RNA sequence: GGGGCCGUAGCUCAGCGGUUAGAGCAGGAUGCUCAUAACGUCUUGGUCGUAGGUUCGAUCCCUACCGGCCCCACCA
Numbered sequence: 001g002g003g004g005c006c007g008u009a010g011c012u013c014a015g016c017g018g019u020u021a022g023a024g025c026a027g028g029a030u031g032c033u034c035a036u037a038a039c040g041u042c043u044u045g046g047u048c049g050u051a052g053g054u055u056c057g058a059u060c061c062c063u064a065c066c067g068g069c070c071c072c073a074c075c076a
Stems, first nucleotide, its partner, number of pairs: 001072007010025004018056001026044006049065005
């Protein structure tokens, strides 16, 4: 230098282009218990990496860039 995959909650990840973005774990509150754990209930938590574009409408499609991982090539 060329190519591929990935980037969504604190963590692990879902999410047919269709109108307030979800689960599990974690955190908080509460029930249960003599108490703790476990379990149940409620609840908090997001610039969907960044910037443009397409579209009536974008987490989703296109482009560039940033970051992570991998492959190939080159090497004075």